The prediction has a mean pLDDT of 86. The RNA shown here (FMN riboswitch aptamer (RFN element)) has 108 nucleotides and comes from a mouse gut metagenome. RNAcentral holds the sequence, with entries from MGnify. Rfam family: FMN riboswitch aptamer (RFN element). Rfam links the family to the GO term FMN binding.
[in-house]
RNA sequence: UCUUCAGGGCAGAGUGAAAUUCUCGACUGGCGGUAAACUCCGCGACCUCUAUAUAGAGCUGAACUGGUGAAACUCCAGUAGCAACAGUAAAGUCUGGAUGAAAGAAGA
Numbered sequence: 001u002c003u004u005c006a007g008g009g010c011a012g013a014g015u016g017a018a019a020u021u022c023u024c025g026a027c028u029g030g031c032g033g034u035a036a037a038c039u040c041c042g043c044g045a046c047c048u049c050u051a052u053a054u055a056g057a058g059c060u061g062a063a064c065u066g067g068u069g070a071a072a073c074u075c076c077a078g079u080a081g082c083a084a085c086a087g088u089a090a091a092g093u094c095u096g097g098a099u100g101a102a103a104g105a106a107g108a
Stems, first nucleotide, its partner, number of pairs: 001108005012024003026093002028083002030043004038081002047058004063079005085096003
């Protein structure tokens, strides 16, 4: 420098004219670091602003208790919590921007 890859998830039930959006319940967890992490540290994405086509700045959710161990806020046990914007009966899970972008991974 180039190429490829790079996000998962409402089963079942209730109310209703209408809800995968409400209620009960179910399910999911990007990338790097570090004792193996949705909750630690850092990053990406979304969003906002500035400048214009790409860069800069900002913003950026949520965890405790016990156990093992040399070492764990990462493992084991228990209990809890969080999840952009637009649309629509109020959405982490549906549809859409997105056949996008990208942290990064692999290869040449």